[in-house]
Molecule: small-subunit ribosomal RNA
Organism: uncultured bacterium
RNA sequence: AGAGUUUGAUCCUGGCUCAGAUUGAACGCUGGCGGCAUGCUUUACACAUGCAAGUCGAGCGGCAGCGCGGGGGCAACCCUGGCGGCGAGCGGCGAACGGGUGAGUAAUGCAUCGGAACGUGUCCUGUAAUGGGGGAUAACCUAUCGAAAGGUAGGCUAAUACCGCAUACGUCCUGAGGGAGAAAGCGGGGGCUCGCAAGACCUCGUGUUAUAGGAGCGGCCGAUGUCGGAUUAGCUAGUUGGUGGGGUAAAGGCCUACCAAGGCGACGAUCCGUAGCGGGUCUGAGAGGACGGCCCGCCACACUGGGACUGAGACACGGCCCAGACUCCUACGGGAGGCAGCAGUGGGGAAUUUUGGACAAUGGGGGCAACCCUGAUCCAGCCAUGCCGCGUGAGUGAAGAAGGCCUUCGGGUUGUAAAGCUCUUUCGGCCGGGAAGAAAUCGCGCCAGCUAAUACCUGGUGUGGAUGACGGUACCGGAAGAAGAAGCACCGGCUAACUACGUGCCAGCAGCCGCGGUAAUACGUAGGGUGCGAGCGUUAAUCGGAAUUACUGGGCGUAAAGCGUGCGCAGGCGGUUUUGUAAGACAGGUGUGAAAUCCCCGGGCUUAACCUGGGAACUGCGCUUGUGACUGCAAGACUUGAGUGCGGCAGAGGGGGGUGGAAUUCCACGUGUAGCAGUGAAAUGCGUAGAGAUGUGGAGGAACACCGAUGGCGAAGGCAGCCCCCUGGGUCGACACUGACGCUCAUGCACGAAAGCGUGGGGAGCAAACAGGAUUAGAUACCCUGGUAGUCCACGCCGUAAACGAUGAAUACUAGGUGUCGGGGAGUAUAACUCUUCGGUGCCGCAGCAAACGCAAUAAGUAUUCCACCUGGGGAGUACGUUCGCAAGAAUGAAACUCAAAGGAAUUGACGGGGACCCGCACAAGCGGUGGAGCAUGUGGUUUAAUUCGAAGCAACGCGAAGAACCUUACCAAAUCUUGACAUCCCUCUGAAUACAGUGUAAUGGCUGUAGGCCUUCGGGACAGAGGAGACAGGUGGUGCAUGGUUGUCGUCAGCUCGUGUCGUGAGAUGUUGGGUUAAGUCCCGCAACGAGCGCAACCCUUGCUGAUAGUUACUAACAGGUCAAGCUGAGGACUCUAUCAGGACUGCCGGGGACAACUCGGAGGAAGGUGGGGACGACGUCAAAUCAUCAUGCCCCUUAUGACCUGGGCUACACACGUGCUACAAUGGCCGCUACAGAGAGGUGCGAAUUCGCAAGGAAGAGCAGAUCUCAAAAAAACGGUCUCAGUUCGGAUUGUGGGCUGCAACCCGCCCACAUGAAGUCGGAGUUGCUAGUAAUCGCGGAUCAGCAUGCCGCGGUGAAUACGUUCCCGGGCCUUGUACACACCGCCCGUCACACCAUGGGAGUUGAUAGCACCCGAAAGCAGUGAGGUAACCGCAAGGAGCCAGCUGCCUAAGGUGAGAUUAAUGACUGGGGUGAAGUCGUAACAAGGUAACC
Repeated sequence: AGAGUUUGAUCCUGGCUCAGAUUGAACGCUGGCGGCAUGCUUUACACAUGCAAGUCGAGCGGCAGCGCGGGGGCAACCCUGGCGGCGAGCGGCGAACGGGUGAGUAAUGCAUCGGAACGUGUCCUGUAAUGGGGGAUAACCUAUCGAAAGGUAGGCUAAUACCGCAUACGUCCUGAGGGAGAAAGCGGGGGCUCGCAAGACCUCGUGUUAUAGGAGCGGCCGAUGUCGGAUUAGCUAGUUGGUGGGGUAAAGGCCUACCAAGGCGACGAUCCGUAGCGGGUCUGAGAGGACGGCCCGCCACACUGGGACUGAGACACGGCCCAGACUCCUACGGGAGGCAGCAGUGGGGAAUUUUGGACAAUGGGGGCAACCCUGAUCCAGCCAUGCCGCGUGAGUGAAGAAGGCCUUCGGGUUGUAAAGCUCUUUCGGCCGGGAAGAAAUCGCGCCAGCUAAUACCUGGUGUGGAUGACGGUACCGGAAGAAGAAGCACCGGCUAACUACGUGCCAGCAGCCGCGGUAAUACGUAGGGUGCGAGCGUUAAUCGGAAUUACUGGGCGUAAAGCGUGCGCAGGCGGUUUUGUAAGACAGGUGUGAAAUCCCCGGGCUUAACCUGGGAACUGCGCUUGUGACUGCAAGACUUGAGUGCGGCAGAGGGGGGUGGAAUUCCACGUGUAGCAGUGAAAUGCGUAGAGAUGUGGAGGAACACCGAUGGCGAAGGCAGCCCCCUGGGUCGACACUGACGCUCAUGCACGAAAGCGUGGGGAGCAAACAGGAUUAGAUACCCUGGUAGUCCACGCCGUAAACGAUGAAUACUAGGUGUCGGGGAGUAUAACUCUUCGGUGCCGCAGCAAACGCAAUAAGUAUUCCACCUGGGGAGUACGUUCGCAAGAAUGAAACUCAAAGGAAUUGACGGGGACCCGCACAAGCGGUGGAGCAUGUGGUUUAAUUCGAAGCAACGCGAAGAACCUUACCAAAUCUUGACAUCCCUCUGAAUACAGUGUAAUGGCUGUAGGCCUUCGGGACAGAGGAGACAGGUGGUGCAUGGUUGUCGUCAGCUCGUGUCGUGAGAUGUUGGGUUAAGUCCCGCAACGAGCGCAACCCUUGCUGAUAGUUACUAACAGGUCAAGCUGAGGACUCUAUCAGGACUGCCGGGGACAACUCGGAGGAAGGUGGGGACGACGUCAAAUCAUCAUGCCCCUUAUGACCUGGGCUACACACGUGCUACAAUGGCCGCUACAGAGAGGUGCGAAUUCGCAAGGAAGAGCAGAUCUCAAAAAAACGGUCUCAGUUCGGAUUGUGGGCUGCAACCCGCCCACAUGAAGUCGGAGUUGCUAGUAAUCGCGGAUCAGCAUGCCGCGGUGAAUACGUUCCCGGGCCUUGUACACACCGCCCGUCACACCAUGGGAGUUGAUAGCACCCGAAAGCAGUGAGGUAACCGCAAGGAGCCAGCUGCCUAAGGUGAGAUUAAUGACUGGGGUGAAGUCGUAACAAGGUAACC
């Protein structure tokens, strides 16, 4: 520091996800040791039991219990407070600390910094005192009530308990004269004096009282900061202030009476939700963000609510009173309790420890002290909860062991790993030693203080002894022994690490993308590897990455985002200059910013974690001094911003009134006759009752042609005939004036298209709704005929639009060019033009910006100011709430849930019922077919034991199959074989193999016989057969979606690419586009391209012309022979022909066109003319196209069978459907007779002549021929002659019968042919569809492959031999350019909505049930205050009576809880209901994306 994920690819926007660090964690697997920390985050839920606050006898009376002493008694025992001490009690101090928790609390809190009107026990420092009296009361005793808790009555008694009196340095009050108010003793020691003693007395210590000051602590006040919500906007009556009074330690509405009417709030009051706050912790580069457990500070709370008492301090965790809930005891009458102290229990929960030890240390309370108490604390225990450290061994060791796994079978890997050998011994276990933490208090000695004192006491110092929970712990030593100690996660990418098997969209994985449908590095297991390691993973959570809330540090034309527009208060910002000031700002000093933490430097534990000393820091706040640039403030000045005046100018700017012509419609009349209107075509409609057309006249409403524009005006919406009135703004010019008066603008106010609403008018045309007619599968649409609201006017609402430049307003600056509108100036060549300037409005364009597109002085550039707005898509601009509205609705505006995308720009393709250009038997023009019939053949379907398998639009279907009776054959039935029908290796035996014959079977297999070899070194070998064992054979079994090879197709279409360069952020582009041209990316020209490759063309074959050469089996002109039958013979090499080599054609020549090109048109010559005709030849690629059944092949499967063999059957079935063909329907014909002319082939298991037999198929026969020689072989159509005469025929030949022929082991299933007989359909074929452009179509026959036989198929051959092409609008296919796109599996694409089903969350909902806070009223505990106090009453006064004072009681005020009521907020739930979301294969349509087939959208 980044990465993955939207796309075919790219750039951007944008979300989601990951890698890091962290935790009071939990869960899973695993677990050796130690140190240091941490450990109920949930129910502030309920709590059994024990402990957590006591202490003082040096305050007191005393003596229940214990010990000692004394006395009595024989003893048991009794007495004795005398001593040590001490239960209970009175009294003092403490219990307000320490410890826990975070419920409440958004400020009565906390943090920081200040302040004034306070209190303060103990402590410290001073000052002054500590005199003299009194009355009670607990304990105790007696009686008594009660179950208990606990009382009641009577009696005795003390004090440092209580109350007076005296005194008053200071204190308090005051009317300044005066008045008021205190105390307590206890202990130690002691020379002198007194006293019987106690003691007095002196002194010391301590305590007490008053007072002053201090320290520390506490109370109070202020400023600043301190979460979210405006779908909470107004709140407040003690409220804000004053005066009097009260109250408090103290200021204060803190309380009360009266008076005034204030106070708070958009700088967010009030309300709601949430929350203890800080030091700090985690994260982060920082700024920030999140958090507040342990430790420290503060606050709050102590079962819930209220209240006070005591006290220095509490409204009190282990105190009291009351109310409530709960629990417990009870004799039912009453009582008791409060773990959010430490342990512990139940419950809740994913989850959090021992009912431990000790006061040894530190600290606290009490005490003079000893000492006591202390679940504070120090320790120990439990838990890998975290952090830190250590170990589980080290060295050597290649036969690279065995085993495992993989394998191309060679090997590789685990792996120096193990074993083995040599060592070491941390930790653990054993044995032994063994700390520091402890020094005070105390004793003794010395010194100092106090004192009369050497005593006592206090302080210091030296010395001595005691004291350890942890703990026999840390640590040290010793012996033994590698001995006791490794797991977890991951291995598709991100992200380090790969193979095998199993599984087969199953089981499962998954943080995101995504894996799994038979070859899974993604599931499970194994081997191996990677990472970390006593841990490792997962989950949860926080920060980071995320610049993804952007202060640092983002955006807003099209990605989310500029309010529809203006005016404008508050607010923010603000021109030049002078002086002052010092709020901001800056600088210095200073106070504070607790400690801990973090950081730096040291120190201590063997190290580290941890602990500790010092420093720095704590970015903050306050005070103070200074500065005066900048901002602010105050005062003054200025003119450039802004404005005013003056003079011009332009304009559909606005409002009102008037007026004009054209057109539509309607009405009246005239003329006139049959249609009009409308459409793609029609129909509805109008019209013989006279339409439409035409003429004249009239009525009425709405809108203003031409000018007119790329124009003008306005803030926007918007504004258009002409004239008048009223009125706003703008701009230009030169001067004068004001003197910053400015810019922006939350809330607010105003304007605001169309549609819509209300009231009243108006209504010609147009026209939602509606009606009818069409279209259509449907057509609630598009089209047509009608037609009402509405459109128009007035007044009032509505307040929204794709209200758009999708671009807020203002100011300044930053190259140019060119138009246009309004004004001014200058020049001049003066109706004009040129230059210049201000203001508008367009286009092009530089820099710059931008993801790109693009913007570019009218910025989307460079800057400043202010406002609005955005933060993934959907849900949703929805719901709820509120405001506005008559309504429609508008404004504001969520969440649950769900997805991993949604999106912008551009690129390459593909596609379009987009465009332009071009081509093709593509259409058109023609000729012939097919579709109808019968038959042949293939396919589907059906059938079957089987009808083997494959091929499936074009590009499957006379296809694989160039030929299924057996065989083929893969299928079915039955029978048989199991190392096999076939290959290799091994062993044994045999000698053959093989052929023939016989036997047996349905047949193979089986059995029998006969004939019958080679080499040799003589061992045997080759070869073959039989038998045997195992490796293996075999498979037309599966997968063509694992493959090779081959093939089809687009398409013989003209395309497909590369290198370098250039352009672009990039995908990519350029080249290859453009202008011409071509059959062609063929060629030429141009051009940021220049070249090149695969294709095209050519080279190859064939055919057409000529020549040369060569002539047999071919040929025959001349010569000769021969028969007159023939190149038959001699001969010839002329011709034809054969087959080899050459020539020939190249736009070469001429003319026109073209750009002087390429090329094209015409012509000449030529056998052939513009690639002459035909063939072979098929670019990059597409279709997961076809083929595992030609062959080959991975993997899977079968192995006495899915292999092999054999017989028979099947592939030949037949209601039917389709494809391809043949033959026809006839006279351009059929039939009969006669008579011509080919080419290319084939032939030895062959072709087979002559001759002969048969009506014929064919038979006999066998010449000739491995072929220019012989044979197949007759060519047919044609020609000539005859006949038939339009008919189901002398057409047509199916079907069937009979008899034959041929092939073959064998023609039944199931061959072909012949003869005779039979004589079906069919009279030219619906919608549709197909071939062909010249030697072609059509028509005619011939040959060949396969093959025993079987051809209407296929592949070839020649004969006869046409018609037509205007042309490219349309159909189909293709090429190039361009355009749109929401497509990229690419239009057979994508995709929308209703309905149906399932699930999920949510709104409404008659209501129902809770919770919360407030209000009103009722009732009103305890306590307090006030009043009263007839009852009660020790201290004081009084001789007494009585009084003062106090108490009970009563009343009032206030009030918790409770009750009632009406509403509010909120939560849960609710029949039914609304929409929403999600869900491989449901229904209906086709809305959108292309002109999406009616452009889309608001």